[in-house]
């Protein structure tokens, strides 16, 4: 110095006017003023998981179904979260990745290609063994016609899985030997399996030994085991309660006929009221009426709602993830929804001009609380530290 690797943190500064909410205080009958204090994030998001709160269900247990979570220990209020191990795979290395219980419980899947993907033989290997041939043959026997044949070539039943070929995957893997060819058939190493030992809480790991290897592969495929789970959400609940309009009780008052009804009580006509057509006729819609008292609920409104698994600075314990004590500190609470805007310096970036000093523009990342809180995930211009690795050059 250069290239990486992991962890944390910042994410525009001051300052002056003008607003806005929320809160103290004082002044005002009130409406309101005035003065003071507070006011957006690391993610306030995406609602994905897990709790705290609030109603609903529900007698305990336990089963079933349904989701879900899955290597081991530990944190934790709890978690699919973190923390510290283990295995596996990657990387020279710091150091990254990993849903990583069972596949001899049974059930399904394994495309294309390929003989065969669970029971398989396309090519190819086979001088042993069994058949065979109008063949070829060393050598024998003969009554000279001919027979028999080691043994070669083919062929057929058969053996075999070493090779080649398919395939993501073909039934340990390399070397010896061995065989007619071969094959864990044998052996030796390495996997892998089995019970010991050892080392560890544990996943695991390490030793020596027996066993010739035992039926591929997928469980983010039904499935099996072990564990966890009642549902819905602050639009959850809870309270005050307007106007008009509905609803129930008593009671006074108000016509008539008819119908159903044991009764309460209800319906039809006419009649009356009350509005509309500009008034009578006339039509249309509506409809007991008056007091007094009870409850629901809409609009509205307050509570829920800011002291908490709470920030911060220090000791203690623990590798950490967390814990504990001790001091200190109060830290938004809107509700068509406050948290803004203008200027000026200064800051980083950018882009022209300048040999440069420096001068002139322009931007200022991702994004905006809505019950709270503990994770994940996803966006983020640009900067800042720390510890490591791995190269190159000096001393």
């Nucleotide at each position: 110095c250069c290239a990486g690797a992991c962890g944390g943190c910042c994410g525009g500064a001051u300052g002056a006017c003008c607003g806005c909410u929320c809160u103290u205080g004082c002044c005002g009958c009130a409406a309101g003023g005035c003065a003071g204090g507070a006011g957006a994030g690391g993610a306030a998001a995406g609602u994905c998981c897990g709790g705290g709160c609030u109603c609903c269900a529900c007698g305990g247990a336990a089963g079933c179904a349904c989701g879900g979570u899955g290597c081991c220990g530990g944190a934790u209020a709890a978690c699919g979260u973190c923390c510290g191990g283990c295995g596996a795979g990657g990387g020279c290395g710091a150091c990254c990745u990993u849903a990583g219980g069972g596949a001899a419980a049974g059930u399904g899947c394994c495309a294309c290609a390929g003989a065969a993907a669970c029971a398989c033989a396309c090519c190819g290997c086979c001088a042993a063994c069994c058949c065979u041939g109008a063949c070829c043959a060393a050598g024998g026997c003969u009554u000279c016609g001919g027979c028999c044949g080691c043994g070669g070539c083919g062929g057929g039943c058969g053996g075999c899985a070493a090779g080649g070929g398919u395939g993501a995957a073909a039934u340990g893997g390399u070397g010896c030997g061995g065989u007619a060819a071969g094959a864990g058939c044998g052996c030796a190493c390495c996997g892998c399996g089995c019970g010991g030992c050892c080392g560890g809480c544990a996943a695991c790991g390490g030793c020596a030994g027996c066993g010739g290897c035992a039926g591929g592969g997928c469980a983010a495929a039904c499935c099996c085991c072990a564990c966890c789970g009642g549902g819905a959400g602050c639009a959850a609940g809870a309270c005050c309660a307007a106007g008009u309009a509905g609803g129930g009780a008593u009671g006074g008052c108000a016509g008539a006929a008819c119908c159903c009804u044991c009764g309460c009580g209800g319906g039809u006509u006419c009649a009356g009221g009350c509005g509309c057509g500009u008034u009578u006729c006339c039509g249309c819609g509506u409809c007991g009426u008056c007091a007094u008292c009870c409850g629901g609920g809409u609009c509205g409104g307050u509570c829920g709602c800011g002291c908490g698994a709470g920030g911060c600075g220090u000791c203690c314990g623990g590798u950490a993830a967390c814990g504990g004590g001790c001091g200190u500190c109060c830290c938004a609470g809107a509700u068509g929804a406050a948290u803004g805007g203008u200027c000026a310096u200064c800051c980083u970036c950018c882009g022209c001009c300048u040999c440069g000093c420096g001068g002139c523009g322009g931007a200022g990342a991702c994004a905006g609380a809505a019950c709270c809180c503990g994770g994940c995930u996803u966006a983020c211009a640009g900067g800042c530290c720390g510890u490591c690795u791995g190269g190159c050059a000096c001393c």

The RNA shown here (Bacterial RNase P class A) has 395 nucleotides and comes from an Allostellaceae bacterium. It matches the Rfam family "Bacterial RNase P class A". Gene Ontology terms of the family: ribonuclease P activity, tRNA processing and dimeric ribonuclease P complex. Rfam's curators write: Ribonuclease P (RNase P) is a ubiquitous endoribonuclease, found in archaea, bacteria and eukarya as well as chloroplasts and mitochondria. It is annotated as a ribozyme.